[in-house]
RNA sequence: AGUGAUGAUAGAGGCGCGAACGUCAAUAGUAGCCAUUCGGAGAUUUGCAGAAUCUGUGAGGAAUGGGGAAAGGGGCGGUCGCCGAAGUGUGCAAAGGCUGCAGCCGAGCAUGCUGGUUCUGCAUUUAAGAAGUGCAGGGCUGUCAGAGUAAUUCUCUGGAGGGCUAUCUCACAU
Repeated sequence: AGUGAUGAUAGAGGCGCGAACGUCAAUAGUAGCCAUUCGGAGAUUUGCAGAAUCUGUGAGGAAUGGGGAAAGGGGCGGUCGCCGAAGUGUGCAAAGGCUGCAGCCGAGCAUGCUGGUUCUGCAUUUAAGAAGUGCAGGGCUGUCAGAGUAAUUCUCUGGAGGGCUAUCUCACAU
């Protein structure tokens, strides 16, 4: 080593992010279903009311036997798309979920947080000691700034992706 710009294009971090596909384990010898027995009036959605259906030709429930899944989540594999990739909190919330009211789920929109990844504790979710999320505390790593150092070497401190690197563009100034 001019200043400014959430300007444009292309990139980097690393067990990097996500999607679909294939496969494996688990869910689970669980649920639906069938038979027998017990039982004796309701059952079908989270609540209330209704509709419709089933039910003393035995409902819901329980036991035994037969039989036997799946979704979501996870591991592995390569493929594709990418680097706020993506995830998540909060608020609003379409269609839809038998009808009405309430509630729940919910594409999407707005907004906040998180550079990436990993471990521990508590809570939550779940079938789950798996995975996820929230809060708190650690580690490793990339990047920029500052300090130390002969050193763009290494160390320490701090910040955040609206960042960083490279090449351009625009405006202003000289």

Description: A computed fold for a 174-nucleotide RNA from Planococcus salinus, annotated as Lysine riboswitch aptamer. The sequence was found by an Rfam model in a public genome assembly. Its mean pLDDT, the model's own confidence on a scale to 100, is 78. Its Rfam family is "Lysine riboswitch aptamer". Rfam's curators write: Riboswitches are metabolite binding domains within certain messenger RNAs that serve as precision sensors for their corresponding targets.